Predicted 3D model of a 687-nucleotide part of an RNA (large-subunit ribosomal RNA, domain II) from a Pseudomonadota bacterium.
[in-house]
Context: one part of a larger RNA
RNA sequence: GCCGGCGAGUUCCGCUCACCAGCACGGUUAAGGCACCUAAGUGCCGGAGCCACAGCGAAAGCGAGUCUGAACAGGGCGCAACGUUGGUGGGAGGAGACCCGAAACCGGGUGAGCUACCCAUGGCCAGGGUGAAGCUCCCGUAACAGGGAGUGGAGGCCCGCACCGGUGUCUGUGGCAAAAGGCUCGGAUGAGCUGUGGGUAGCGGUGAAAUGCCAAGCGAACCCGGAGAUAGCUGGUUCUCCCCGAAAUGCAUUGAGGUGCAGCCUCAGGAGUUAGCCAGCGGAGGUAGGGCUCUGCAUGGGCUAGGGGGCCCCAAGCUUACCAAACCCAAGCAAACCCCCAAUGCCGCUGGCCCCACCCUGGGAGUGAGACGGUGGGGGAUAAGCUUCAUCGUCGAGAGGGAAACAGCCCAGACCCGCAGCUAAGGCCCCCCAUUCCAGGCUCAGUGUCAAAGGCGGUCGCGGCGCUCAAACAACCAGGAGGUUGGCUUAGAAGCAGCCACCCUUCAAAGAGUGCGUAAUAGCUCACUGGUCGAGUGCUGCGGCGCCGACAAUUCACCGGGGCUCAAGCCUGGAGCCGAAGCUCGGGAAGGCGGCUGGUUGAGCCGCCUUGGUAGGGGAGCGUUCUGUGGACCAGCGAAGGCCCGCCGUGAGGCGGACUGGAGGGGACAGAAGUGAGAAUGCCGGC
Numbered sequence: 001g002c003c004g005g006c007g008a009g010u011u012c013c014g015c016u017c018a019c020c021a022g023c024a025c026g027g028u029u030a031a032g033g034c035a036c037c038u039a040a041g042u043g044c045c046g047g048a049g050c051c052a053c054a055g056c057g058a059a060a061g062c063g064a065g066u067c068u069g070a071a072c073a074g075g076g077c078g079c080a081a082c083g084u085u086g087g088u089g090g091g092a093g094g095a096g097a098c099c100c101g102a103a104a105c106c107g108g109g110u111g112a113g114c115u116a117c118c119c120a121u122g123g124c125c126a127g128g129g130u131g132a133a134g135c136u137c138c139c140g141u142a143a144c145a146g147g148g149a150g151u152g153g154a155g156g157c158c159c160g161c162a163c164c165g166g167u168g169u170c171u172g173u174g175g176c177a178a179a180a181g182g183c184u185c186g187g188a189u190g191a192g193c194u195g196u197g198g199g200u201a202g203c204g205g206u207g208a209a210a211u212g213c214c215a216a217g218c219g220a221a222c223c224c225g226g227a228g229a230u231a232g233c234u235g236g237u238u239c240u241c242c243c244c245g246a247a248a249u250g251c252a253u254u255g256a257g258g259u260g261c262a263g264c265c266u267c268a269g270g271a272g273u274u275a276g277c278c279a280g281c282g283g284a285g286g287u288a289g290g291g292c293u294c295u296g297c298a299u300g301g302g303c304u305a306g307g308g309g310g311c312c313c314c315a316a317g318c319u320u321a322c323c324a325a326a327c328c329c330a331a332g333c334a335a336a337c338c339c340c341c342a343a344u345g346c347c348g349c350u351g352g353c354c355c356c357a358c359c360c361u362g363g364g365a366g367u368g369a370g371a372c373g374g375u376g377g378g379g380g381a382u383a384a385g386c387u388u389c390a391u392c393g394u395c396g397a398g399a400g401g402g403a404a405a406c407a408g409c410c411c412a413g414a415c416c417c418g419c420a421g422c423u424a425a426g427g428c429c430c431c432c433c434a435u436u437c438c439a440g441g442c443u444c445a446g447u448g449u450c451a452a453a454g455g456c457g458g459u460c461g462c463g464g465c466g467c468u469c470a471a472a473c474a475a476c477c478a479g480g481a482g483g484u485u486g487g488c489u490u491a492g493a494a495g496c497a498g499c500c501a502c503c504c505u506u507c508a509a510a511g512a513g514u515g516c517g518u519a520a521u522a523g524c525u526c527a528c529u530g531g532u533c534g535a536g537u538g539c540u541g542c543g544g545c546g547c548c549g550a551c552a553a554u555u556c557a558c559c560g561g562g563g564c565u566c567a568a569g570c571c572u573g574g575a576g577c578c579g580a581a582g583c584u585c586g587g588g589a590a591g592g593c594g595g596c597u598g599g600u601u602g603a604g605c606c607g608c609c610u611u612g613g614u615a616g617g618g619g620a621g622c623g624u625u626c627u628g629u630g631g632a633c634c635a636g637c638g639a640a641g642g643c644c645c646g647c648c649g650u651g652a653g654g655c656g657g658a659c660u661g662g663a664g665g666g667g668a669c670a671g672a673a674g675u676g677a678g679a680a681u682g683c684c685g686g687c
Base pairs, nucleotide, nucleotide: 001687002686003685004684005683006682011095012094013093015091016090017089018088019087020086021085022084023083026051027050028049032045033044034043035042036041055062056061065077066076067075068074098236099235101233105226106225107224108223109222110221116200117199118198119197120196121195122194123193124192125190127159128158129157130155134151135150136149137148138147139146163187164186165185168183169182170181171180202218204214205213206212211220239621240620241619242618243617244616249262250261251260252259253258263367264366265364266363267362268361269360270359276353277352278351279350280349281348282347283346289340290338291337295334296333297332299330300329301328302327304324306323307322308320309319310318311317370395371394372393373392374391375390376389377388378387379386400411401410402409415588416587417586418585420584421583422582426578427577428576429562430561431560435575437574438573439572440571441570442569448564454548455547458545459544460543461542462541463540464539465538466537467536475532476531477530478529479528481505482504483503486500487499488498511526515524516523589611590610591609592608593607594606595605596604597603622676624673625672626671627670628669629668633665634664641660642659644657645656646655647654648653
């Protein structure tokens, strides 16, 4: 891991509600007793007791009233109606109370044969080195001191076996081993190592102290017991079909992943058009928008207190291209501004539509982590698959089609069957069902098939304003002059460093000069003019589609792919088609309502509507074991079980047949449960 078996809402007591039954001029017996009887049980006694029949008051007490109170006042609770016993079921309570699961707590015991420390008594430490004190001799001293040599053999001394340890590394890691092996390393006469015997015990011991050790797990050992501790937590919880079907909110909570009440679901009973939608009418209200009267913010101008600067010895006064209140003009901004003010939504009334959606009482719940999307706001950064409200939708609990794939987007709500039809979103060149459909336009960027500010003589369209056959625009030919090198400045300044002025003349035209250039001149060029040519040309605004901007990590890699260019891209209009579990058609089933017919619940027929579904509520059934009716029935001419096949039923399942098996099985009705397995890191067994 698989297979098989086992494995979880039970039982008792009282309470409550529903259904069923008995009795009700109340209902009922309990223990116990008697009779029958195999245990079991049945019948009859047994009225103690309990519930109901009257309440109110703390009580005395009074009583359809009573309490409060001075009250014959008001008010509170009552009186007009809610019987009881039993059975079954739903629910809550007390009990282990659906099952499994702690970490822990307490009690009584067992442990120091491991290990920590201690006590008693024994044992062990190759060899080598160093050479303290003391002593002897010599030198030395007044004597000491001191020095030298020898002797001597001290030391938690040195090197290093046994022994004790465990530094580094490698191997080992389902090992040789639940801590080892190899190499290496520390101590090795000491606070040394070790044998035996003994001691200290868990609210404790021991500890050269790590929370270490106390029998391979010690922040409090182990075993048994209290014990089915408790677990607002996790997991698991076993047959079928039918009807309905949520919530992830509010308030509160030592509350936040729990709970109470409410909200939302379901069932029963009861009321009755109350709900919803539409129209009309009547209301409340200050949002969107708008606005600037108010409250504030804020810009420009004017006017003008005050302030600053200047003149002024002071003062007075004057002045100001500075700052600036109030006021005036103009133009703005605001959730906590409003002289205005919608659409919706909300409340009410009337009418209509729709039909049980609304309401009341009671039984049973679940939910109280929500998610995304659109819209209106707050927080954040006008960030987040962010967060928090409001409102609607979807998912949740919703399958199907589309979006390549994709809970929350778009379409659409799946009772079953059909090798029938029509559509939705979305699509119709191929993958791939359906047009290489029609008409008109746009795009050349593979834009389409990611992106901004900004940029663009890309291209198409619509306007506005110029110039133009008296010849425009572009190109080409020619001119582009004189006073004059204007004046100033300057070393110089001659159109062209800079400052000032910017005139006059000749002319078809020509600036006291547009740019290049020179040291300054020169030179080139432009404006401007003539000619050649001969039909458009320039500026500007708006719109459509495109272009650049455009850089990421394993080839293409941001169209799903192939591939696509008067398109298979984009825009406009049109004709068709495909396309879903939507709709239709044919057949069938079930539920609800209505009608008709039978003998009433029920059945049959007809019509209409309905039948996605998690938590959850309600209903109807299947099957297993045992029991009763029970000595019906089946069975060696083959029971149960196994295995395979067929038939029947919406399903759980039922029936039949072959083989196997070898002794029991069981219809109907009723009763009682150790009653249904795939999951619990479930338990036991097998492989």